RNA sequence: UUUCAGGGCGGGGUGAGAUUCCCCACUGGCGGUAAAGUCCGCGACCACUCAUUUACGAUGGGUGCUGACCCGGUGCAACUCCGGGACCAACGGUAUAGUCCGGAUGUAAGAAA
Numbered sequence: 001u002u003u004c005a006g007g008g009c010g011g012g013g014u015g016a017g018a019u020u021c022c023c024c025a026c027u028g029g030c031g032g033u034a035a036a037g038u039c040c041g042c043g044a045c046c047a048c049u050c051a052u053u054u055a056c057g058a059u060g061g062g063u064g065c066u067g068a069c070c071c072g073g074u075g076c077a078a079c080u081c082c083g084g085g086a087c088c089a090a091c092g093g094u095a096u097a098g099u100c101c102g103g104a105u106g107u108a109a110g111a112a113a
Base pairs, nucleotide, nucleotide: 001113002112003111004110010024011023012022013021025099026098027089028088029042030041031040032039037087038086046064047063048062049061050060051059052058053057069085070084071083072082073081091102092101093100
């Protein structure tokens, strides 16, 4: 410098209206470490703040915020594997949304060449 870099609502019920409620279902960013959504660290989102800018805003820096796991087995070693049972998932919109629409053809931890 270039390229890449997030998955998932199918069936049934109620209702005027729900992929949002109820029952069943489905998904899991990046690095580390015995292979991890739940450990450690990071990114994204959001809030505040500083700088540049005439300014709306934009860009950059800083600070803050940031969900959730246990039991048994194997093993030198596993909260990571195997078996079992759980749990979690930003903001705005809309009948209450991890799965729809939107900011976003964005940003980025990082990966490859």

This is a predicted structure of a 113-nucleotide RNA (FMN riboswitch aptamer (RFN element)) from uncultured Faecalibacterium sp. Taxonomically the source falls in Faecalibacterium (Bacteria, Bacillati, Bacillota, Clostridia).